[in-house]
RNA sequence: CUCUUAUCCAGAGAGGCAGAGGGACCGGCCCGAUGAAGCCUCGGCAGCCUGAGAUUAACUCAAGGUGCCAAUUCCGGCAGACGCAUUCGCUCAGUAAUGAGCGAGGGAGCAUUCUGGAAGAUGAGAG
Numbered sequence: 001c002u003c004u005u006a007u008c009c010a011g012a013g014a015g016g017c018a019g020a021g022g023g024a025c026c027g028g029c030c031c032g033a034u035g036a037a038g039c040c041u042c043g044g045c046a047g048c049c050u051g052a053g054a055u056u057a058a059c060u061c062a063a064g065g066u067g068c069c070a071a072u073u074c075c076g077g078c079a080g081a082c083g084c085a086u087u088c089g090c091u092c093a094g095u096a097a098u099g100a101g102c103g104a105g106g107g108a109g110c111a112u113u114c115u116g117g118a119a120g121a122u123g124a125g126a127g
Base pairs, nucleotide, nucleotide: 001127002126003125004124005123006122007121008120013042014041015040016039017038021031022030023029025077026076027075028074043069044068045067048065049064050062051061052060053059073119078116079115080114081113084109087104088103089102090101091100092099093098
């Protein structure tokens, strides 16, 4: 780096060095001189592997291997379902303004509609 597979609405930050970026990509929206990335020290979390208990299983504990410690993977991106506002058409009521019903369309409206997917991240296994 590629493939397979599982998970991703839970959880967990202080100090030092450093000095302008960071949140994968694109759009948005955020974080950042009250100090970003990165590095170091200490601390913490517990999904996966591992170990122990129990065992059909669920589960509980530990924290050894990884990983992680702003926001759901920060939200959306592709498809389907359903569908509110704005919009359009028809019918009806009304002098009119307008209102009601039916149908079309409709989630880029800045995003908590739902389901699935894609992409990404992490673990385990394989090449």
This is a predicted structure of a 127-nucleotide RNA (SAM riboswitch aptamer (S box leader)). It was read from a public genome assembly, where an Rfam model found it. It matches the Rfam family "SAM riboswitch aptamer (S box leader)". Rfam's curators write: The SAM riboswitch is found upstream of a number of genes which code for proteins involved in methionine or cysteine biosynthesis in Gram-positive bacteria.